[in-house]
C1' cells in the first nucleotide's frame, strides 16, 4: 500500500408545528351505538419481497388400510418440524485465507457412450512385432518388397474413458508370465457414538463408465387454505324440469384408484332461472423480545428477571422547518507528523444517503441492497 476470503451491527438522531390511525381513561349526555372533544401511550422490515420448503391454526372429518404418485439420501447432534442449521468424514477448486458436493446400490434388471477409432464391455488388430513356410530383386548370403500360417496386445494412433500403474527380469516376441513399490480385494489391530483413518498379513487379484436415465434400497408424507372458517343480519320466486330411489342404500363425502367407514327417506344429484354479496368477528401474548448466569466446540438448550412493542379493512404508520450525525468533494494566514509530495485533526462552503412498504402468525432458504467495522490470506515496498 494493493488485491482477496469470512462474519458482525445500524438501516440516522433529537426537538417544533400541522395531519392520519388502533387502545386506555374522561367528558358532551338520560343509556347503548354513531358523532365531537381532551389527556396518557402506541404505530412498517432487515429483508416486509419470491411464495421455494416446514409448521401453528381452521374446515373437510368421527377416523384408518393399500396401491398408485411425491420428496429427501454421508455420519452425529439441534429443532415444533423441514428440502433448514452445526461439527466431522470421503471427494472436487484454489498459491492461500477459504469455498462447492444431486455423497446409498453399477455382482437384481433394463437403457445409454455421439464423432473418431480395429474395438466402447462376456468389447478388439488398423500401423506394428516375434516365429513357420513361399515368390522376386540376384547364382548365394547379407539387404529389400510380398503372399499365407501361427502367436501378440508390452510400443504407435483415436478418444472423455481401451483388458491396474511404474520399474526390474524373463520370453521367438509379449503379456502380473515373475519379482519389488503403489493401487485392489479379503479378514485382523489400533483409534473414534459413527461415517471414516491409520497399521501390519495374507492373495496376482478389479467384467469400464452413467442412476441430476429408468430402476432397487432406506426413511418421510391425508388434503384444502384467513379469498380457511364462526355468528348476526337482510333479500328472493319455501320457482321450473329431469333422473334415481324409499333401508334389499339411489346419490354424495374422505386429493387420485381400490376397501372401508360416514351423511341420506315429505330423500339425493343434475340442468335452468332468480336473490343477496351487509355488518361482526377470526385479528394479534407468542415454538414472543431483551438482559444476566449455567451447560455444550457449535447449531442451540434451561434457569432467573424484565417488557407488552401495528392491526389497517380499498388500506392508518405522513408532511414541513431547524440542530446534529454519517459519506463524498472542494477550500484553509489552524494544530500535529515529514527534507519534501503529502497524511492526519480543526474550520468554512457545496453535494448525498441505498434496496424497498405489514394484511392470520410464525422457523427457514433464495434474490436485491447503503454506511460502519472485526479477524484473516496473497503480492509488492519500507523498517
Nucleotide at each position: 500500500u494493493g488485491a482477496g476470503c469470512a462474519g458482525a451491527u445500524c438501516a440516522g438522531a433529537u426537538g417544533a408545528u400541522c395531519g392520519c390511525u388502533g387502545g386506555u381513561c374522561c367528558g358532551g349526555a338520560c343509556g347503548c351505538a354513531a358523532c365531537c372533544g381532551g389527556a396518557c401511550g402506541g404505530g412498517a422490515g432487515g429483508a416486509a419481497a419470491g411464495u421455494c420448503c416446514g409448521a401453528g391454526c381452521u374446515c373437510c372429518a368421527c377416523a384408518g388400510g393399500g396401491c398408485a404418485g411425491g420428496a429427501u439420501g454421508g455420519u452425529c447432534g439441534c429443532u415444533a418440524a423441514c428440502g433448514g442449521c452445526g461439527a466431522c468424514u470421503g471427494g472436487g477448486g484454489g498459491c492461500g485465507a477459504c469455498c462447492c458436493u444431486a455423497a446409498g446400490g453399477a455382482a437384481a434388471g433394463u437403457g445409454c457412450c455421439a464423432c473418431a477409432g480395429a474395438a466402447a464391455a462376456u468389447a478388439u488388430a488398423c500401423c506394428g512385432c516375434c516365429g513357420g513356410u513361399u515368390g522376386g530383386g540376384u547364382g548365394c548370403a547379407a539387404c529389400c518388397c510380398g503372399g499365407u500360417c501361427g502367436g501378440u496386445a508390452a510400443g504407435g494412433g483415436u478418444g472423455a474413458a481401451a483388458a491396474g500403474g511404474c520399474g526390474a527380469g524373463g520370453u521367438a516376441a509379449g503379456a502380473g508370465c515373475u519379482c519389488a513399490c503403489c493401487g485392489c480385494u479379503u479378514g485382523c489391530c489400533u483409534g473414534g457414538u459413527g461415517a471414516c483413518a491409520g497399521g501390519a498379513a495374507a492373495g496376482g487379484c478389479a467384467u469400464g463408465g452413467u442412476a441430476a436415465a429408468c430402476c432397487c434400497c432406506a426413511u418421510c408424507c391425508g388434503g384444502a387454505g384467513c379469498a380457511a372458517g364462526a355468528c348476526c343480519g337482510a333479500a328472493u320466486a319455501g320457482g321450473a324440469g329431469a333422473a334415481c330411489g324409499a333401508u334389499u342404500g339411489a346419490g354424495g363425502g374422505c386429493u387420485g384408484c381400490c376397501c372401508g367407514c360416514c351423511c341420506g327417506a315429505u330423500g339425493u344429484u343434475c340442468u335452468c332461472g332468480g336473490g343477496u354479496a351487509g355488518g361482526u368477528u377470526g385479528c394479534u401474548u407468542g415454538a414472543g423480545g431483551c438482559a444476566g448466569c449455567a451447560g455444550g466446540c457449535a447449531a442451540c438448550u434451561g434457569c432467573u428477571g424484565u417488557c407488552c412493542c401495528a392491526g389497517a379493512g380499498g388500506a392508518a404508520u405522513g408532511a414541513u422547518c431547524a440542530u446534529c450525525g454519517c459519506c463524498g468533494c472542494c477550500u484553509u494566514g489552524c494544530g500535529g507528523g515529514g527534507u519534501a509530495a503529502c497524511c492526519u485533526g480543526g474550520g468554512g462552503g457545496c453535494g448525498g444517503a441505498a434496496c424497498a412498504g405489514a394484511a392470520c402468525u410464525c422457523g427457514g432458504c433464495u434474490u436485491a441492497c447503503g454506511a460502519u467495522u472485526u479477524a484473516c490470506u496473497c503480492a509488492a515496498g519500507c523498517a